[in-house]
RNA sequence: UAUCAAGAGAGCGAAGAGGGAUCGGCCCGAUGACUCGCCAGCAACCUGCCGUAUACCAGCAAGGUGCUAAUUCCGCCUGAUAGACAUCAGGAAAGAUA
Numbered sequence: 001u002a003u004c005a006a007g008a009g010a011g012c013g014a015a016g017a018g019g020g021a022u023c024g025g026c027c028c029g030a031u032g033a034c035u036c037g038c039c040a041g042c043a044a045c046c047u048g049c050c051g052u053a054u055a056c057c058a059g060c061a062a063g064g065u066g067c068u069a070a071u072u073c074c075g076c077c078u079g080a081u082a083g084a085c086a087u088c089a090g091g092a093a094a095g096a097u098a
């Protein structure tokens, strides 16, 4: 600086109690979560190739990362729907990836 509403695991093995960053909620988890290894897959940030208007654009590939419960699971602030709840829109903070 850019993106974070889409997509992709009911796989095999190991291990065995917590996990979803943080706090609250809510959820996942001995019908084995989370994690690790293998395999499979998704995407296309970097990368390579290619086209041109020669590029910060389009296309192809998938070598390096990343990812494969829930919108980054939700929250916080502002506004709209008369108010609450709830929904929607915009924004912030923190975070993740490149």
Base pairs, nucleotide, nucleotide: 001098002097003096004095009039011038012037013036014035018028019027020026023075024074025073040068041067042066045064046063047061048060049059051057072094076091077090078089079088080087081086
Molecule: SAM riboswitch aptamer (S box leader)
Organism: rhizosphere metagenome